Background:
This is a predicted structure of a 711-nucleotide part of an RNA (large-subunit ribosomal RNA, domain II) from a Candidatus Woesearchaeota archaeon. Rfam family: Archaeal large subunit ribosomal RNA. The RNAcentral record of the full RNA draws on ENA. Its mean pLDDT, the model's own confidence on a scale to 100, is 81.
[in-house]
Context: one part of a larger RNA
Parts: sequence; C1' cells; structure tokens
RNA sequence: GCCAGGGAGUGUAUCUAAGUGGCAAGGGUAAUCAAUAAAAGAGUACCCGAAGGGAAACCAAAAAGUCCGCAGGUAACGAGGGACUAGGUAUGAAAGUGCCUUGAGUCACUUGGAUACGACCCGAAGCCGCGUGAUCUAACCCAGGGUAAGGUGAAGCGGGAGUAAAAUCUCGUGGAAGUCUGCAGAGGUGCUACGUGCAAGUGCUCUUCUAACCUUGGGCUAGGGGUGAAAAGCCAAUCGAACGCGGUGAUAGCUGGUUCCUGCCAAAAUUGGCCGUAGUCAAGCCUCGAUUGAGACUACAAGAAAGGUAGAGAUACGGAUUGGAGAUUUAGGGGAAGCAAUUCCUCGGUUUCUUGUCCAACUCCGAAUGUUCUUGUGUCGUUGAAAUCGGGAGACGGCUGCUCGUCGUAAGGGUGAGUAGCAAAAGGGGAACAACCCAGACCAAAGUUAAGGUCCCAAAAUACUUACUAAGUGUUAAAGGGUGAAAGGUGUUUACAUUCACAGACAGCGAGGAGGUUGGCUUAGAAGCAGCCAUCCUAUAAUAAGUGCGUAACAGCUUACUUGUCAAGAAUGUAAGCCCUGAAAAUGGACGGGGCUAAGUAAGUUACCGAUACUUUGGACAUCCGUAAGGAUUGUGGUAGGCAGGCGCUUUGCGAGAGCAAAAGCAUUUCCAAGAGGGAAUGUGAAUCUCGUGAAGAUGAGGAUCCUGGU
Repeated sequence: GCCAGGGAGUGUAUCUAAGUGGCAAGGGUAAUCAAUAAAAGAGUACCCGAAGGGAAACCAAAAAGUCCGCAGGUAACGAGGGACUAGGUAUGAAAGUGCCUUGAGUCACUUGGAUACGACCCGAAGCCGCGUGAUCUAACCCAGGGUAAGGUGAAGCGGGAGUAAAAUCUCGUGGAAGUCUGCAGAGGUGCUACGUGCAAGUGCUCUUCUAACCUUGGGCUAGGGGUGAAAAGCCAAUCGAACGCGGUGAUAGCUGGUUCCUGCCAAAAUUGGCCGUAGUCAAGCCUCGAUUGAGACUACAAGAAAGGUAGAGAUACGGAUUGGAGAUUUAGGGGAAGCAAUUCCUCGGUUUCUUGUCCAACUCCGAAUGUUCUUGUGUCGUUGAAAUCGGGAGACGGCUGCUCGUCGUAAGGGUGAGUAGCAAAAGGGGAACAACCCAGACCAAAGUUAAGGUCCCAAAAUACUUACUAAGUGUUAAAGGGUGAAAGGUGUUUACAUUCACAGACAGCGAGGAGGUUGGCUUAGAAGCAGCCAUCCUAUAAUAAGUGCGUAACAGCUUACUUGUCAAGAAUGUAAGCCCUGAAAAUGGACGGGGCUAAGUAAGUUACCGAUACUUUGGACAUCCGUAAGGAUUGUGGUAGGCAGGCGCUUUGCGAGAGCAAAAGCAUUUCCAAGAGGGAAUGUGAAUCUCGUGAAGAUGAGGAUCCUGGU
C1' cells in the first nucleotide's frame, strides 16, 4: 500500500418554537402509598394560566362603542383583521407620556434550536497530587584491585680535586618527577568507509598512560529536588525540570475526519462592535412556516426635474505659460558721450495689439450614461406577490475581466467605486488554460444555428471576385531600445501637386565650350580655380572675369551652357498601403504541429461545419386545474445552507406466513426501479427465515500520518 472487521451529533435537566393528541378558564401531578404480568388507582403539596400598573405605600381594567373591511355572500351583512374612541395604573399642577386591557391555556409525545454538563470524534505542548527510581550516569564515603617494557637521571650519599675551613668542581652511586616513548587501561582529535550497520554508532587515525590516574564491590544524595573542574551537563537509549499512576474524556477561537438515496429553494466573502483581524456578536444576504389581503418590479417608450463629470475654453474668474510688434519713460541695473545738467543704446517695468499652450483643489460653457418623478407598454401577483412576525442557517480570507479614482519605475502589485463573471457553472471556441468569446446542462432521439472555423492532423469551399506582399513577412507575435513623431530605405503599389516634353524633354553618345584678358589688387608667383574687390564688354547656337580636380605659376582634364543624334515620357515633392533595416539571452523549440507563396494581408460575396443554445417528437418530476380521464403554463446547473419525502440494517410488540420435498449465508448469471435498493434462476450450503403494521436504536465508511488483524 491493499483486504476484512471496528470507527464520529448521544444522554439528562431546564428554556424556546413547530407538529400531533387529551382536557379546557382551567390544565397537570411530584415524591410517596397500595398494588399488578403490564397497566389502571390513590396522592392536590406544588407548577403554569385566568390582571395589570407602581421603587413602594397602594390602586385596579371594554361601552361587549363607532367606522372600514378579506373570505363568503342577495346589494344588507361580514368571524378573524385594521383604524378611532374608551378603560386600569404610574408620573405630572396640567397638557401629555410609559406599560397594560375587548378571555386560551395546560399536559404528554415527537422534531428543530439554545444553555449546563466530556456534549460530534481523534489530537497537544502542559499544570497539580501521590508514589517509583543513583544496577546507566554525577559527586562523595567505606573496603579492595590495576598500571608491560624502555628513555631521561633531581635531592641525598660516597670517592677524588679544591679551601685555613667552607664554598665550588668532577667521577660514581642513587632513583625523584601532576617527566618522555609506549602495552593493558582510559579518552574521543581528524577522516568519513559503513550508515535497515559488526555497532541506536562502528572502523581507521589520534590523545593520555605513577596520576587532579584507571577500576571492582558496597553505601549515600531524588524531581523545582539531587549532582555538576559549569555543557542548562547527568539523574536507567527519557532532562530548560525524570519516570509511573491519578486529577483526566485537562483545554485547543487550531489541523484532520464525520458513513444511504432523491426532490424544492439557494447564499456570503459587506457594514458596525470586541486585546478584535485564523474568532465571535448584531445588521444585510439564504431557507421554512404563519399572519395579512393588493399590489410589486422597472427592461423599454414618452414627458418633466436636479446636476457641473467627460469634453471644451482662456479680454469669463483664480493660477500657470511661448514668441513677436508698438507705445510709455515709470522703480531699477549695465554701457557710451558729456565738466555738468542731461542725452543715447540695451536689459527690465507698465500698458496696448497679436501669437502659442495648460489645471484634482479654474469655469463664460457643457454632454452621453446614470438618478428621481409621472404616464404607457411589459414581467410577476388573489394558484396569494410585496410587507410583517416567528423557527433554522451559513457567511463575515474572496478573486478575475471591463470602465474609472488613487499609491507605486513596475509587477500575475497595493487600495477603492461601478458593472459582469468565477466562487457555487457543466457544454462549444480560445493548441493546452477558474473567471476572454458563445452559451446557463431534467432525460432520450432527430434537426437548425452561436462563438469559432472549412489543405492534412480534424467536422466543414485546395470556394468565388478584386488588389497587395517576396520578407516564410505572415499564418496570435514577443523581449529590448527610442520618441514631439524613434530613425532610415532609388523594395514596391496607389493618389495628388508642380515643372519639362514630338517646336524632341530625361539619360547616354558625338561636337563646341571662344575673344578683350594673365580683370584689378595682393604676391616671389596668383594666368577662371590661396585670399580681397569688382563681376563688365564683344563675337556667338552657346560659352561663368568660372563647378570640381590639377600646376611652383602656366599647361592639362571636367562642369555650367549650346548643338547634333536618338525617340516618349521625364524630374521633383507630398500623402497613403504592404515590405525591408533598426531587431541581442541564457537546455534545443515553437504559426498547436505538418506544412503553406497562399493554406498570408486588405475589401467583398455565397455555401457548409460547428454546443448540453434553439426547434421538433417522446418521457420523468415540480406547481396548478379537474371526481377521473386528461390538460395547462411556468419551470427542473448548483457549494455552504434551509426544507421535504424515501431506501436499507438490528432488536422487539401485534397480525400473517415460508422452511430438511432444503432456510440463512456465499458465488455466478439475469431482470426491475429515478435512486438508496429490490426480484428471479443455477450452484454451494445444512437450519433457520420472511412479509404487513407499530415501537426502539451503540443503524449505513473510502478517507481521520484512524484502530486491530491479515497480506
């Protein structure tokens, strides 16, 4: 892990609500007595109700009033219901105000809930009490035991030297030491092989080994206590308070689990309080019931109203703000001229005109949507809505898209408002993908469509028309960079504008491209071509006092310009479409893949495919009508949760049965039911079992690191 068996809302008391039943202005007994097969009986203490108000003293209630009015009804009327009066009492000077009053309770059973108890089950770490432990280990005490071998060689002593005597030196002897090497013993440094091992630590290596040494036996110290060369170490593989038992089912706002079926409805993740933020209480939101009796909702249309957002604006205010022109000299700064007075220029100021641009906390203006009211249509509602009252909840971690606000460089970010979804929603599409698109699944069958698609994977046009793209651009595009618009492209298409052009454009090719003159100045030189000034005239078809090379300066080449040839478009600009460059990321790699030149892009057309959507047919259930047959309309996704109806198991009362001519159980096959489940046949088995109707329950398992056993 699997299998089998076990395994979780129970009991008592009190309160409360509902259902059913008894009696009823009353209802009921309790202990107990007596007694029985079990009941029935006695028992009236006591409890609840029939009167309230007031702190109390104390006082003490409906006229069976009037009106409206549901069901029903002959229109009157009208139980219950509503409104108004009236009454009791407290308070008050009063007015008034509070509570109460026109009679329904009580007892039993069942069920829902609350409270107290273990209170649905399992689960702490812990706290306290009483005991048991020092055979492990810590310290100490008593009595014992042990330490191979070797090295070094203290004191003392002896001999010798030496001294006046000593000191001192030297040679021996000697055998000291928390001395050295190193067994046994003790320890546990490094390595990290083993690591369900040889071992709840071992191995190798290492430290110490006459001492603060090791060790045996016996004894002593005990749990907030001991012992501790102190690590909160050790006190029996347990120590920041041992272990056993008890209090004890400690408590757990926390985790996990909580067992059969079907039907109806169906949430909330918000607001306020709380040492409150993992919780809980109240409200809101769900459900069930009762009461009541007519409206509820607001999708659409029309009309009316309020408003200051989006946008816009700027001689309409407040504030910000670009450039230009003019006027004026009015504070001031700088400069120039002047002896000075003063004048001029410039910046600046003020003002006028003009131009360009902004604002959440600006508004001369000003929508759409939304909001409110009225009317109408619509939907729901007397088959009872809405509302009120009562029983039961759950929930109070939310998240996502879109439109906005705000914080943040940003984020699958934070925090708000509105709305739609997911949550609690399946199906189809989006390659895959809670919340994006389509669409809300009772069951079965058939058809038609939605979103999205139609080359193959893979259902459906390798459809049609007209263009564009050559980059595999694209067939979803992304990272990164940049901005006022990124930038760039003689890639290509389209449109427009201007200019030139058969009196011949544009490009190419052929020819010319001259003279005054080497213009003047400058310069060593300056001759079209270092630089400065000027830039004329003539001949001409045209030709610059020269466009670029070049020379020291000339020369030379070339251009403008003219002409010949050729023959039909050419040049420039603006705008737009597609395309290209710009273009770098970490495993190999993503149009979903194959692949595609359309099967890409743009515009259009017609078919088809495609869902649990829609339609048709049949069926089930809910609600309703109906005596029934039958019919009608609206429905039947669903978590937490509320409500309702059932299936199965065990025991038992009553009634009725089956069974040795084969019960239960088990196995296989098969049929029925919406399901829990039920039936039948065959085999096995060998003695009990079933049905109907009541009652009672230790009553249903796949989960709980569940328990026990098996494997």